The RNA shown here (transfer RNA) has 78 nucleotides and comes from archaeon BMS3Abin16.
It matches the Rfam family "tRNA". The family's RNA type in Rfam is transfer RNA.
The sequence was found in a public genome assembly.
RNA sequence: GCACUCGUAGCCUAGCUAGGAUAAGGCGCCGGCCUUCUAAGCCGGAGACCGGGGGUUCAAAUCCCCCCGGGUGCGCCA
Numbered sequence: 001g002c003a004c005u006c007g008u009a010g011c012c013u014a015g016c017u018a019g020g021a022u023a024a025g026g027c028g029c030c031g032g033c034c035u036u037c038u039a040a041g042c043c044g045g046a047g048a049c050c051g052g053g054g055g056u057u058c059a060a061a062u063c064c065c066c067c068c069g070g071g072u073g074c075g076c077c078a
Stems, first nucleotide, its partner, number of pairs: 001074007010027004020058001029045005051067005
């Protein structure tokens, strides 16, 4: 340099192929219940506008283009 692949709450993932409006789950965090206390369990809550920008569309995490970053493979130089 080329190709492929990944990027979504603090962490790990789903959703993408085939667009549909309030982005889902687990762990963790906060509060409450329960308990002699803790843990466990139960209930509730906060937290991501989806790597950045642009385009298409009535509507984009999803489709298209460019860029950034991680990974894998191949190549170049020597």